Predicted 3D model of an 84-nucleotide RNA (c-di-GMP-I riboswitch aptamer) from Sulfoacidibacillus thermotolerans.
Lineage of the source: Bacteria > Bacillota > Caryophanales > Alicyclobacillaceae > Sulfoacidibacillus.
Its mean pLDDT, the model's own confidence on a scale to 100, is 87.
It was read from a public genome assembly, where an Rfam model found it.

RNA sequence: UCACGAUAAUGGCACACUCGGCGAAAGCCGGGGCCGCAAAGUUCCAGACCUAAGGCGCAAGGCUAUGGUGGCUGAACUGCCGAA
Numbered sequence: 001u002c003a004c005g006a007u008a009a010u011g012g013c014a015c016a017c018u019c020g021g022c023g024a025a026a027g028c029c030g031g032g033g034c035c036g037c038a039a040a041g042u043u044c045c046a047g048a049c050c051u052a053a054g055g056c057g058c059a060a061g062g063c064u065a066u067g068g069u070g071g072c073u074g075a076a077c078u079g080c081c082g083a084a
Stems, first nucleotide, its partner, number of pairs: 004082002012037002017032006035071001041077003045074003048069003054064003
């Protein structure tokens, strides 16, 4: 340095829920909260999933992403520590 991840150490983030706000919704932002996470740091490039305003449709709990999820997976980039 790379791989790896421990009954190590310093720390970090913050599920559900809740209050306020944004949004058509999914969901997001801030405060509280703390299920968990060794990348639960960043990025929609790929897959998957969620929503359906608008559009399509005679209609339907219908179809559709340009919307969203990075705490769904992969991938890329970056990072703390150092037992086996």